[in-house]
Transfer RNA from a Chloroflexota bacterium, 87 nucleotides, folded computationally. Model confidence (mean pLDDT): 80 of 100. The organism belongs to Chloroflexota, within Bacteria. It matches the Rfam family "tRNA". Rfam classes the family as a transfer RNA. The sequence is in RNAcentral, with records from ENA.
């Protein structure tokens, strides 16, 4: 220098092909509660971040920045980082 794959919340990890529905699913971790003499396990509830709002609730964010579109995590472009291969 060339080719391919990847980046989603504290962690893992679907969703991307085929745009609109999932609370961004599901699991783990964590918090509180029930149970227990106590704990573990089990069960129940909650659980990304930022902003706005008295509250209910609303908005934005899927590596970064743009573009297409009525509408983008999903399509297109550039860039950053990681992995593999070729030279």
């Nucleotide at each position: 220098g060339g080719a391919g794959g990847g980046a989603u919340g504290c962690c893992g990890g679907a969703g991307c092909c085929c745009g609109g529905c999932u609370u961004a699913a599901c699991g783990g971790a964590c918090a509180c509660g029930u149970c227990u003499u106590g704990a573990a396990a089990a069960c129940g509830u909650g659980c990304g971040u930022g902003g706005g709002g008295u509250a209910a609730c609303c908005c934005a964010c899927c590596g970064u920045g743009g573009g297409u579109u009525c509408g983008a995590a999903u399509c297109c472009c550039a860039c950053u980082c990681c992995c593999u291969c070729c030279g």